[in-house]
RNA sequence: GAUAAAGCCAAACUUCGAGUAAUCGGAGGGCGGAAAACCACGGGUCCUGAGUUUAAGGGAUAGCCAGGUUGCCGAA
Numbered sequence: 001g002a003u004a005a006a007g008c009c010a011a012a013c014u015u016c017g018a019g020u021a022a023u024c025g026g027a028g029g030g031c032g033g034a035a036a037a038c039c040a041c042g043g044g045u046c047c048u049g050a051g052u053u054u055a056a057g058g059g060a061u062a063g064c065c066a067g068g069u070u071g072c073c074g075a076a
Stems, first nucleotide, its partner, number of pairs: 001073001008033002013028006031063001037069003042065002044061005
């Protein structure tokens, strides 16, 4: 960051499986994405729930925001 090109990822939904759950994994699918790659360590959201019952602790989310690390192609 261009109506370029090469590849890449994959929302909803369907289906199979895991989990109390949030959610995750496989297959199909394709809304979108230049970091939609990795990091849960700052904020947010969601689940769970010890206890003195509204929250300690634990968990999920990187496709919520900020940050860190790495990184494909590339005209003018």

The RNA shown here (c-di-GMP-I riboswitch aptamer) has 76 nucleotides and comes from a marine sediment metagenome. The sequence is in RNAcentral, with records from MGnify.